Molecule: c-di-GMP-I riboswitch aptamer
Organism: Mesoflavibacter sp.
RNA sequence: UUUCGAUCAAGGCAAACCGUCGGUAACGGCGGGACGCAAAGCCUCCGGCCCCGGAGAGAAAACGGGGUAGCGGGGUUGCCGAA
Repeated sequence: UUUCGAUCAAGGCAAACCGUCGGUAACGGCGGGACGCAAAGCCUCCGGCCCCGGAGAGAAAACGGGGUAGCGGGGUUGCCGAA
């Protein structure tokens, strides 16, 4: 340095739910709270899923916009150190 994830040390993050704010919504911010996570650090390039429009009775495609990085793939940075 590249893989890998046993161990050791320092730690880190924070699901559901609750409160509050923003948003048509999905969902997100902040606080509480821990299900878990070796990248559950960061990035929407690809796929999936979700929301809005398309489509104001119900269903509904292409397409457009938004979200999910804790759904995968990919990119990039990083702690420890058996092999």